Predicted 3D model of RNase P RNA and transfer RNA as a complex of 442 nucleotides. It holds a member of the Rfam family "Bacterial RNase P class A". The family's RNA type in Rfam is ribozyme.
RNA sequence: GCUACCAGCCGGGUCAUCGCUCUCUUUACGAGAAGUAAAGGGGGAGGAAAGUCCGGACAGCGCAGGGCAAUGCACCGGCUAACGGCCGGGUGACGCAUAGCGUCAACAGAUAGUGCCACAGAAAAUAACUGUCUGUCAACCGACGGAUGAGGGUGAAAAUGUGGGGUAAGAGCCCACGGCGCCGGCAAGUGAUUGCCGGGGCGGGUAAACCUUGCAUGCUGAAAUGCCACGUAUACCGGCGAUUGAGGGCGGCCCGCCCGAUGCCGGAGGGUAGGCAGCUAGAUCCCUGCAGUAAUGCAGGGGCCAGAUAAAUGAUGGCCGCUCCGCCCCUGGCGGAGAACAGGAUCCGGCUUACAGGCUGGUAGCUUUU
RNA sequence: GGUUCGUUGGUGUAACGGCUAACAUUACAGAUUGUCGAUCUGUCGCCACGGGUUCAACUCCCGUACGAACCG
Numbered sequence: 001g002c003u004a005c006c007a008g009c010c011g012g013g014u015c016a017u018c019g020c021u022c023u024c025u026u027u028a029c030g031a032g033a034a035g036u037a038a039a040g041g042g043g044g045a046g047g048a049a050a051g052u053c054c055g056g057a058c059a060g061c062g063c064a065g066g067g068c069a070a071u072g073c074a075c076c077g078g079c080u081a082a083c084g085g086c087c088g089g090g091u092g093a094c095g096c097a098u099a100g101c102g103u104c105a106a107c108a109g110a111u112a113g114u115g116c117c118a119c120a121g122a123a124a125a126u127a128a129c130u131g132u133c134u135g136u137c138a139a140c141c142g143a144c145g146g147a148u149g150a151g152g153g154u155g156a157a158a159a160u161g162u163g164g165g166g167u168a169a170g171a172g173c174c175c176a177c178g179g180c181g182c183c184g185g186c187a188a189g190u191g192a193u194u195g196c197c198g199g200g201g202c203g204g205g206u207a208a209a210c211c212u213u214g215c216a217u218g219c220u221g222a223a224a225u226g227c228c229a230c231g232u233a234u235a236c237c238g239g240c241g242a243u244u245g246a247g248g249g250c251g252g253c254c255c256g257c258c259c260g261a262u263g264c265c266g267g268a269g270g271g272u273a274g275g276c277a278g279c280u281a282g283a284u285c286c287c288u289g290c291a292g293u294a295a296u297g298c299a300g301g302g303g304c305c306a307g308a309u310a311a312a313u314g315a316u317g318g319c320c321g322c323u324c325c326g327c328c329c330c331u332g333g334c335g336g337a338g339a340a341c342a343g344g345a346u347c348c349g350g351c352u353u354a355c356a357g358g359c360u361g362g363u364a365g366c367u368u369u370u
Numbered sequence: 371g372g373u374u375c376g377u378u379g380g381u382g383u384a385a386c387g388g389c390u391a392a393c394a395u396u397a398c399a400g401a402u403u404g405u406c407g408a409u410c411u412g413u414c415g416c417c418a419c420g421g422g423u424u425c426a427a428c429u430c431c432c433g434u435a436c437g438a439a440c441c442g
Base pairs, nucleotide, nucleotide: 001366002365003364004363005362006361007360008359009358010357012320013319014318015317016316017315018314020044021043022042023041024040025039026038027037028036029035046341050352051351053350054349055348056347057346058221059220060219061218065255066254067253068252070217071216072215073214074213075089076088077087078086079085090107091105092104093103094102095101096100108212109211113210114209115206116205117204129152130151131148132147133146134145135144136143137142160178161177162176163175164174165173179202180201182199183198184197185196186195187194188193225277226276227275228274236267237266238265239264240263247259248258249257250256284303285302286301287300288299289298290297291296322338323337324336325335326334327333328332371441372440373439374438375437376436377435380395381394382393383392388425397413398412399411400410401409418434419433420432421431422430
């Protein structure tokens, strides 16, 4: 210097003209700071505004009681308003150039129970096809039994390894040392966990199968919700019901409680389809310092930064910057072309996905020079 | 804007985690017929995409893309 990967950051700038939207001031019309118009000043998308996958703020409804369900999460500590997020650590798996480093992990329980494990295979979880060992009868064949360690084959997976004892022969049948869980103790650590000792145990996988354990969770989402204005017909048809209770409320179900008749459900038809609030000053942004390994928190100073409703933030031209190509008088100049993903709709914190090009740092490889 | 679902031959649908993915229809070829239609026989043609769990995935889980229904 180039290439690849990882992490973080940026995501063109400026001027002119013509437009769009919000807001402020002034003027005109106007009774009116209701509205309309004109002039001038100011603001006007993003790192993901996206997907709506999590979590909150906020709002409405609910919040007598009991039971059953449902959903989500799952090593430990910390951060946070909260989280399935983030930071740090532990354990396990994989990779490498291996006293270590890096990446990944839905990482509680298969020793609570149930289910499933196709095909093949004797057997898929109370194993015996072949082979082998062995007892009795028989003493050549064979019959009735016992056993499964070593060999074979099937399969994704075949019943805890080595040595010894034991036995007719054998086997965790028993013992010692290993391996893997459980319980207890000691030491280190906040803890997960690690090391050592003792006791007791040993037939596989699957919980992104049912499930068990622990913890958490009221439901609905700005079309929430509150208010104003305008218009109107419960025409007509069908069904249910009025204390023998239709229907509604109490999160999903049951019990239970409460309300309940000009009522409820369905079809069909008529009317309106406008405005205001919610709505943007906030877990806010920028800079500096401090605490902390970090996520993050605290303190000080400064700033005000979209609010549309069929939905504004655009178009054209010049200059500068970036990339590529061509030419020339080559530390440069001229000409041409290109620049992604995408766009607010209550707001915020995350995650995930899309993205031309560029910058910074780290790691690895190759090459050149010293 | 929000909520809830779905995606399997050209079309409409099936399929306990055990697959060479099934049925109807369409298309094509053959038989039948003087010809066409109907009928019979055969063939081609599919799990939206990317990961994960598992011995094994259309099926289970996560993400993406596309589509549908409902809510004032």
Record summary: Its mean pLDDT, the model's own confidence on a scale to 100, is 75.